A computed fold for a 505-nucleotide part of an RNA from an uncultured bacterium, annotated as small-subunit ribosomal RNA, 5' domain. It matches the Rfam family "Bacterial small subunit ribosomal RNA". The prediction has a mean pLDDT of 81.

Context: one part of a larger RNA
RNA sequence: GACAACCUCUGGCGGCGUGCUUAACACAUGCAAGUCAAACGGAAAGGCCCUGCUUGCUGGGUACUCGAGUGGCGAACGGGUGAGUAACACGUGGGUGAUCUGCCCUGCACUUUGGGAUAAGCUUGGGAAACUGGGUCUAAUACCGGAUAGGAACCCUCUUUAGUGUGGGGGGUGGAAAGAUUUUUCCGUGUAGGAGGAGCUCGCGCCCUAUCAACUUGUUGGUGGGGGAAUGGCCUACCAAGGCGGCGACUGGUAGCCGAGCCUGAGAGGGUGUACGGCCACAUUGGGACUGACAUACAGCCCACACUCCUACCGGAGGCAGCAGUGGGGAAUAUAGCACAAUGGGCGCAAGCCUGAUGCGACGACGCCCCGUGGGGGAUGAAGGCCUUCCGGUUGUAAACUCCUUUCGCUAGGCACGAAACUUUUUGUGACGGAACCUAUAUAAGAAGCACCGGCUAACUACGUGCCAGCAGCCGCGGUAAUACAUAGGGAGCGAGCGUUGUCC
Numbered sequence: 001g002a003c004a005a006c007c008u009c010u011g012g013c014g015g016c017g018u019g020c021u022u023a024a025c026a027c028a029u030g031c032a033a034g035u036c037a038a039a040c041g042g043a044a045a046g047g048c049c050c051u052g053c054u055u056g057c058u059g060g061g062u063a064c065u066c067g068a069g070u071g072g073c074g075a076a077c078g079g080g081u082g083a084g085u086a087a088c089a090c091g092u093g094g095g096u097g098a099u100c101u102g103c104c105c106u107g108c109a110c111u112u113u114g115g116g117a118u119a120a121g122c123u124u125g126g127g128a129a130a131c132u133g134g135g136u137c138u139a140a141u142a143c144c145g146g147a148u149a150g151g152a153a154c155c156c157u158c159u160u161u162a163g164u165g166u167g168g169g170g171g172g173u174g175g176a177a178a179g180a181u182u183u184u185u186c187c188g189u190g191u192a193g194g195a196g197g198a199g200c201u202c203g204c205g206c207c208c209u210a211u212c213a214a215c216u217u218g219u220u221g222g223u224g225g226g227g228g229a230a231u232g233g234c235c236u237a238c239c240a241a242g243g244c245g246g247c248g249a250c251u252g253g254u255a256g257c258c259g260a261g262c263c264u265g266a267g268a269g270g271g272u273g274u275a276c277g278g279c280c281a282c283a284u285u286g287g288g289a290c291u292g293a294c295a296u297a298c299a300g301c302c303c304a305c306a307c308u309c310c311u312a313c314c315g316g317a318g319g320c321a322g323c324a325g326u327g328g329g330g331a332a333u334a335u336a337g338c339a340c341a342a343u344g345g346g347c348g349c350a351a352g353c354c355u356g357a358u359g360c361g362a363c364g365a366c367g368c369c370c371c372g373u374g375g376g377g378g379a380u381g382a383a384g385g386c387c388u389u390c391c392g393g394u395u396g397u398a399a400a401c402u403c404c405u406u407u408c409g410c411u412a413g414g415c416a417c418g419a420a421a422c423u424u425u426u427u428g429u430g431a432c433g434g435a436a437c438c439u440a441u442a443u444a445a446g447a448a449g450c451a452c453c454g455g456c457u458a459a460c461u462a463c464g465u466g467c468c469a470g471c472a473g474c475c476g477c478g479g480u481a482a483u484a485c486a487u488a489g490g491g492a493g494c495g496a497g498c499g500u501u502g503u504c505c
Base pairs, nucleotide, nucleotide: 001504002503003502005501007499009497012371014369015368016367017366018364019363020329025327026326027325029324030323031322034073035072036071039070040069042066043065046064047062048061049060050059052057053056080282081281082280090205091204092203093202094201095200096199099198100197101196104194105193106192107191108190109189110188112146113145114144115143121136122135123134124133125132126131153173154172155170156169157168158167160165179186180185207253208252215243216242219241220240221239222238223237224236225235226234256279257278258277259276261272262271263270264269285304286303287302288301307318308317309316310315335361337360338359339358343357344355345354346353347352374404375403376402377401384395385394386393387392408446411440412439413438414437418432421429422428449494450493452491453490454475455474456473460489461488462487464485470477471476
């Protein structure tokens, strides 16, 4: 000097930041991922219309609307945490002739013809519940055949290449599609390219320990096969005996990595990884796959352990390292808030719906920064305090008194920008917030402390105490005149803070 800080004393206002560093401990409660009726059969509830009467209900219709269901897209993003990890995890620079890619953009070509089911519904069972079985009926952009496809894929061959790429030729095999809306749109299929994203791989960099010196059997390499989007011991059978290591392998410990990010320093360097941004890993612990363009998936599934809860004892339910909040741990860290108005995301043609992302507000002097607690005049140098050589000195222009001002705060009134766009054809849309800001009234009025004064180190006297009580960062002080303890007066320092403690330079 700095801090995600704690603690003591003290505390006026605002802006911008920031706030579980400990138990990756356990969690009550609420919310955090839905949406589409312009895919579908439909109508549980409400609305509207009709009917009947018992006058608030029955029956029917409609589809304004829409519960549950089928189907599509999303749920792999966004948000959290740092346990693990010393590793191609990360950083940086390359490779991919070894690869994948939903939605989006561009080009080209298409969208033909059939079929059988099933949920919901109706009905009937089991169960305390969670849930679940049978029968029967029905729809689709759900599912499954056929047609078409000169191009894609596969095979052979020529060219070119370091090479599996590019370009040319030949051959057989061979896979598509779906409608909705109503009057112009949306959607669908194949293929080529792009954009953005992802996988794999390589060079270099990347903590401590030798009181760790040897380590290794899928181990190192090859051949055949499998698997995968793809290379590869990734897996497997066989063969060979290799591979790594004093330039530190292996073992042990510690740790998420990075940003000319932060702190310090003249720099070189040292330390650090909170917030913000990028990457990685994890989601009670361990294991596994399914779905899908993408997951081995925080609020999906299955199994096992531990824990908690419900139970009619047969059996079930759960996972806050999402936002709040609770208990616990701790020196220590906040509200069970408001809104989707803006920015962004998902779905939808759209209107719109959802969004604890986000925007805001609350709490904390936790940090940085701005402002205020008044300004001018005022000597009889008042009173009081303290000291005194008793003359006086000092507090001290300080106060009183007088003139002036009214920031901030209080009270009252007015009141934005943020709204670009979107919608529809003329309107509507602001959580913050009646907040910022402006105006007005009143009065010096409502607003100063903390640690220090032996030297380092700016700042001294008196009384008390008497190696006691105590102080102390180091040197040290205190045993009867203590500038070092305690109190008072005075002084010097910083100031809504000050000082101690801890950590780093």